[in-house]
Context: one part of a larger RNA
RNA sequence: CGGCGUUGAAGGAACUAGGCAACUUGACCCCGUAACUUCGGGAGAAGGGGUACCUUGCGGUGCGCAAGCAUUGCAGGGUGGCACAGACCAGGGGGUAGCGACUGUUUACUAAAAACACAGGACUCUGCGAAGUCAAAAGACGACGUAUAGGGUCUGACGCGUGCCCGGUGCUGGAACGUUAAGAGGAGGGGUGCAAGCUCUGAAUCGAAGCGCCAGUAAACGGCGGCCGUAACUAUAACGGUCCUAAGGUAGCGAAAUUCCUUGUCGGGUAAGUUCCGACCUGCACGAAUCGCGUAACGACUUCCCCGCUGUCUCCAACGUCGGCUCA
Numbered sequence: 001c002g003g004c005g006u007u008g009a010a011g012g013a014a015c016u017a018g019g020c021a022a023c024u025u026g027a028c029c030c031c032g033u034a035a036c037u038u039c040g041g042g043a044g045a046a047g048g049g050g051u052a053c054c055u056u057g058c059g060g061u062g063c064g065c066a067a068g069c070a071u072u073g074c075a076g077g078g079u080g081g082c083a084c085a086g087a088c089c090a091g092g093g094g095g096u097a098g099c100g101a102c103u104g105u106u107u108a109c110u111a112a113a114a115a116c117a118c119a120g121g122a123c124u125c126u127g128c129g130a131a132g133u134c135a136a137a138a139g140a141c142g143a144c145g146u147a148u149a150g151g152g153u154c155u156g157a158c159g160c161g162u163g164c165c166c167g168g169u170g171c172u173g174g175a176a177c178g179u180u181a182a183g184a185g186g187a188g189g190g191g192u193g194c195a196a197g198c199u200c201u202g203a204a205u206c207g208a209a210g211c212g213c214c215a216g217u218a219a220a221c222g223g224c225g226g227c228c229g230u231a232a233c234u235a236u237a238a239c240g241g242u243c244c245u246a247a248g249g250u251a252g253c254g255a256a257a258u259u260c261c262u263u264g265u266c267g268g269g270u271a272a273g274u275u276c277c278g279a280c281c282u283g284c285a286c287g288a289a290u291c292g293c294g295u296a297a298c299g300a301c302u303u304c305c306c307c308g309c310u311g312u313c314u315c316c317a318a319c320g321u322c323g324g325c326u327c328a
Base pairs, nucleotide, nucleotide: 001323002322003321004320005319006318007317008316010314011313014312019309027051028050029049030048031047036041038157052079053078054077055076056075057074058073059072060071061070062069063068080084092307093306094305095304097302098301099299100298104116105115120155121154122153123152124151125150126149132141133140134139158294159293160292161291163224164223165222168221169220170217171216172215173214174213177212178211179210183206184205188201189200190199191198192197225243226242227241228240229239252286253283264280265279266278267277268276
C1' cells in the first nucleotide's frame, strides 16, 4: 500500500450516472390493514404488541382398568439480564409513471429485457390419393386425423374500439374482345429438271397460359393534402373561396421509449428540479390487429419521490487476517 472482514463520535445520501455496495427488516402468536380491483386479489399491505425462567390454579387431546405417562392451551403471582424468536437460520417498506397482461423462453463464454413465446382475436389455403413438407423416385410425415380438422401469415390476456382510400402492387373472379409460341394451314414465289418430281420459302386463317381489359378485395403490401379570406377590442375562425387527390388522419392519445426548435408554457413536488408527475396542443415526424386507448394482478425490467437505515459521503480511523513493500 492492497484483498477479505469487524467496529465507529456527530450528521444521515450531503456520495454517485444511479443508495452501486453495505446497513435496516427478518421466525411464531395476537391485534390491525388503504387506494384500486377482472371481487380472486391488493395483503405478510402499512402499522402495533407479545415471546425467557420459576410458581399457583383451571382445562383440551392421545394411551391406560387405574395410578399415571406423553402432549398442547388459558388465567394469576413472581425472578434475573444490556439484550428472552438471546447463537445460527431468517422479507426493508410505501407512493408514482412507462413497457410487457400473466407463469414461462433467450444471446453455453460481455445483453434476461420493453426482445421471443403465450392463451385469446383475425385473414387465408385445404373436400381427402387434402393443402403443405422431405425426396431423383418409390415412399413417408400431415394422420391411423377429415373443415369444432390440418397448413400459412399477422396480432397478442381482459375492457372499449378498430374510421376513410381498390388509383399503384399483390391476390381472387371474369364462356366476350385485343395481343400471342410451338403447331395446324397453305394463296403465292424461288432453285433444279424434258417431265413426273425433289427442294427452299411462304400470305390469309385457326392456335394456350400469360399480359392487356372488366370487376372484387386493406385484421392483403400500403396510403390517409395545399393556398387565400372571414365574427362589433384584439386574437382565433364555427363559415366561405380555390387547386390537387384513389382518399385526404375519424375515435382515442399527444413535448410521448415518438417533440427538432426545447431546459416549450402553466401547475405540483425541492431552499434550489435539463429528470419526474398533472395539464396545454404549435403532432419538425402519434393513430387504430407493422393495432389505438385504458387496465386489476404480475416483473432480478426502466423513471421519479418518500419513510426507515446505514462509513456511500462530510473524513477518515482502529483492529483481525492474507499478501505486497522496506529493513534485518
Notes
A computed fold for a 328-nucleotide part of an RNA from Rhizobium sp. Q54, annotated as large-subunit ribosomal RNA, domain IV. Model confidence (mean pLDDT): 90 of 100. It matches the Rfam family "Bacterial large subunit ribosomal RNA". Gene Ontology terms of the family: structural constituent of ribosome and ribosome.